[in-house]
RNA sequence: ACUUUGGAGAAUCCCGUUUAAAGCGGGUGCCGAAGGGGCAAAGUGGAUCACACGAAUCUCUCAGGCAAAAGGACAAAGU
Numbered sequence: 001a002c003u004u005u006g007g008a009g010a011a012u013c014c015c016g017u018u019u020a021a022a023g024c025g026g027g028u029g030c031c032g033a034a035g036g037g038g039c040a041a042a043g044u045g046g047a048u049c050a051c052a053c054g055a056a057u058c059u060c061u062c063a064g065g066c067a068a069a070a071g072g073a074c075a076a077a078g079u
Stems, first nucleotide, its partner, number of pairs: 001079006011028001013027005029066003035062001036060003043053003
């Protein structure tokens, strides 16, 4: 990396369009586990100052998501 399996959270919200749903437009409220951004008196470099590097399931919520489906960090097994 590939395959299989498991895999959470949060309005099937309101209005308009539409026969209805989906879709589209507007509005408000929320979620964090695709991705993305940020951070360390941990550590490393250093004149042990400045400064630089500096992870995440932490944090932000840009993106994405809030019935099902899809997606899904991560885990297990196999190749």